RNAcentral holds the full RNA, with entries from ENA. Large-subunit ribosomal RNA, domain I from an Actinomycetes bacterium, 595 nucleotides, folded computationally. Rfam family: Bacterial large subunit ribosomal RNA.
[in-house]
Context: one part of a larger RNA
RNA sequence: AGCGCACGGCGAAUGCCUUGGCACUAAGAGCCGAUGAAGGACGUAGGAAUCUGCGAUAAGCCCCGGGGAGCUGAUAACCAAGCUGUAAUCCGAGGAUUUCCGAAUGGGGGAACCCGACUGGAGUUAUGUCCAGUUACCACUGUUUGAACACAUAAAACAGAUGGAGGACACGUGGGGAAGUGAAACAUCUCAGUACCCACAGGAAGAGAAAACAAAUAGUGAUUCCGUUAGUAGUGGCGAGCGAAAGCGGAUGAGCCUAAACCAAAAUUGCGUGAUAGCUAACAGGCGUUGCAGUUUUGGGGUCGUGGGACUCGAUAGCAGGAUCUGUUAAUCCUGCAAGAAGUAAGAAACUCGAUAAAUAGACGAAGAACGUGGGAAAGUUCGGGAGACAAGGUAAAACCCCUGUAGUCGAAAUUUAUCGAACUUCUUUUGAGUAUCCCAAGUAAUACGGGGCCCGUGAAAUCCCGUAUGAAUCUGUCAGGACCACCUGAUAAGGCUAAAUACUACUUAGUGACCGAUAGUGAAUCAGUACCGUGAGGGAAUGGUGAAAAGAACCCCGGGAGGGGAGUGAAAUAGAACCUGAAACCGUGUGCUU
Numbered sequence: 001a002g003c004g005c006a007c008g009g010c011g012a013a014u015g016c017c018u019u020g021g022c023a024c025u026a027a028g029a030g031c032c033g034a035u036g037a038a039g040g041a042c043g044u045a046g047g048a049a050u051c052u053g054c055g056a057u058a059a060g061c062c063c064c065g066g067g068g069a070g071c072u073g074a075u076a077a078c079c080a081a082g083c084u085g086u087a088a089u090c091c092g093a094g095g096a097u098u099u100c101c102g103a104a105u106g107g108g109g110g111a112a113c114c115c116g117a118c119u120g121g122a123g124u125u126a127u128g129u130c131c132a133g134u135u136a137c138c139a140c141u142g143u144u145u146g147a148a149c150a151c152a153u154a155a156a157a158c159a160g161a162u163g164g165a166g167g168a169c170a171c172g173u174g175g176g177g178a179a180g181u182g183a184a185a186c187a188u189c190u191c192a193g194u195a196c197c198c199a200c201a202g203g204a205a206g207a208g209a210a211a212a213c214a215a216a217u218a219g220u221g222a223u224u225c226c227g228u229u230a231g232u233a234g235u236g237g238c239g240a241g242c243g244a245a246a247g248c249g250g251a252u253g254a255g256c257c258u259a260a261a262c263c264a265a266a267a268u269u270g271c272g273u274g275a276u277a278g279c280u281a282a283c284a285g286g287c288g289u290u291g292c293a294g295u296u297u298u299g300g301g302g303u304c305g306u307g308g309g310a311c312u313c314g315a316u317a318g319c320a321g322g323a324u325c326u327g328u329u330a331a332u333c334c335u336g337c338a339a340g341a342a343g344u345a346a347g348a349a350a351c352u353c354g355a356u357a358a359a360u361a362g363a364c365g366a367a368g369a370a371c372g373u374g375g376g377a378a379a380g381u382u383c384g385g386g387a388g389a390c391a392a393g394g395u396a397a398a399a400c401c402c403c404u405g406u407a408g409u410c411g412a413a414a415u416u417u418a419u420c421g422a423a424c425u426u427c428u429u430u431u432g433a434g435u436a437u438c439c440c441a442a443g444u445a446a447u448a449c450g451g452g453g454c455c456c457g458u459g460a461a462a463u464c465c466c467g468u469a470u471g472a473a474u475c476u477g478u479c480a481g482g483a484c485c486a487c488c489u490g491a492u493a494a495g496g497c498u499a500a501a502u503a504c505u506a507c508u509u510a511g512u513g514a515c516c517g518a519u520a521g522u523g524a525a526u527c528a529g530u531a532c533c534g535u536g537a538g539g540g541a542a543u544g545g546u547g548a549a550a551a552g553a554a555c556c557c558c559g560g561g562a563g564g565g566g567a568g569u570g571a572a573a574u575a576g577a578a579c580c581u582g583a584a585a586c587c588g589u590g591u592g593c594u595u
Base pairs, nucleotide, nucleotide: 001594002593003592004591005590006589007588008587009586015580016545017544020516021515022513023512024511025510026509027508028507029505030504031167032166039101040100041099042055043054044053046079047078049075050074051073061095062094064092065091066090070083071082072081106115107114108113116135117134118133119132120131121130122129137164138163139162140160141159142158143157144156145155171202172200173199174198175197176196182189186237212220213219224251225250226249227248228247234242235241255497256496257495258441262300263299264298265297266296267295268294269293270292271291278287279286280330281329282328283327284326285325305475307440308439309438310437311434312433313432314431315430318337319336320335321334322333323332324331339428340427341426342425343424352422353421354420355419356418357417358416359415360414362410363409364408368383369382370381371380384401385400386390392404393403394402446470447469448468449467450466451465452464456482477492478491479490480489481488532539533538552579555566556565557564558563
C1' cells in the first nucleotide's frame, strides 16, 4: 500500500410522522367606499425585538347576551404589579373611539410630510401656541345675479344628509386588437377576434315575446342552456384547415308597457272682431278676446297580424255625492263606498306589525372493571355494559364505555335573512255592427359604392351590421321564405321592460379524496412574496421531527474557552439540544492475510 473483518467519524438518503398545501362537493354570501374604502406608515403592554390585536379612550372603552374559575395574546421564559362569585379572562350581537398616508378632497408635495384661511373655543398683559368644525372637482336640483344684444340666453355666485370619483378573484357586455405557430417554405388563409389593453355593469350579465322558423297547402310558436343532429350540409391557395342550422330529446317557463290617430286642459304664436262663431243636447234666458288654425307640454285613449286601433251607431254595467253658465229633462264626466283582482322579479311604489324557520355565542348528551407484561396499557387474558352515539381527535402503546366529541334533543337580550299572514298600496265594464275618413315608429327601409359579420375567403350571395351618397310606401301597405320574377306561405321593422333554467368563486361554514407528505404538496408547513438580486419593470430562495413529560444534566475533575470524563435524570443519552431512524459516497482506528 492492497484485500477482508470489527468499531467509529462525516454525511444526509430511507422509513415513520404532520402543523401546511392541492382538488372538489353542499349551503351561504356575491360587494366595500366622501358616515373616507382596499392597502399601508407610525405608534400602542411595567421590562429590548418581531408577530397578532388595537388607535392618543391605542393586546383596549360601553352595553346586551353566553359562560363559570381562573386571568393579564404568541415566540417565551423570568420578575414585578394587579384583576376576579359585586362574575373577571374568554365567546357572540350592537355601539363609542378610530393618529397620519391613501380616490385623498383646504393649498402644496419627493405617500405617511410642509403651509394656510374662516367660524367657535382654551391660554397669554399681548403676540406666538393649542383644540373642534368647515374649506377640492364634476354633474343634478333650487335660489339669486346677469354679457355681446332690447327681451332673453350664455355665464357667474350661493345652498343641498342629492349623486359621482377609488378598490375587488373569476365570471359578463362593449370598444380596440397582435405575433410565435400551422400550411412541413410563404403572401390569401390559420393561430384568433385568442393573448393583451381600455370602458362599464351585475350577483349574475347578455338575450328575449317574431317584419321568426319552416313547408308535405304538414306545421311550430319569446329567449337562454345541455344532448343529438354532425365533423353532416357547406366553406376552403377546394391546401392547411374552418364548420353550421332546422328538426328531435331534455332543463326552465311569463309575459308586458309605450309612440301615433282621437278627446280635454294649459302655455304660446298668428288670424278674425262684437256675431251669423262658441259656451254637452232640446226649449227659454244669459255670457262676451269666450272663437278658428299652428306649435309645445300634461292627462285620458290605444298596443294588434284569424290585421289592430281611432271614429260612428248600438247593447250591457251596484250605491251615494258632485261638476258640465242658469232653470227642467236627458246625457257625459269626476270623487267616495261596496264587490272583485293583483302587488314590491318586469308590467307603479314605500314602510310597519305578527307567526314560523334559519344564521351569528352556546347547553344536555349512554355505557368498565380486574389480572398480569411493561417505563407507560388503550394491546393480551377474564368477566361485563351502551348503542338514534362503533365519525373523528387526544390521553406515556393500538380506547364504543377515560377526556373532547359524535347520534339525538334543546337554546337568543341583540342584529340579519327567508316564507306566510295582517296592514298598506294599486287596478277594474264587457261586447256587437259599420268600414266613408284617420293612425299604425323617416333621413328610416331600400338602392349604389366601400367594408365587416354569418359554415359562406365576392362568389349566383340572400339574411344581419357599419361608413358615404341617393332616398320610399301606410293595410289595395311593407318585409321574409339564399340572386331575381310570378304564385303561394309566413310575419308586421325602423321605441322600451322582463324572473327562471346558464357562467364564476377572492370570501364564510360544513364535509370529501384509489391527492402530496418536507428536492413532494402552494413560490411560501419554519414571522414568504420574506431574505437576497436588479436603476427599474421584475426575479425570487433555503431552513420541519429530543423526550410520554424538560425530568434540558445539581455537584466533582481536565481545560482560557470550546469540548470532554464522572455523577445524576430517563424505558432509552450511540434520545444531550450540531438532539427520531441514520443508507451511500468520503475519512479514519484496531486487527488478519498478501506484497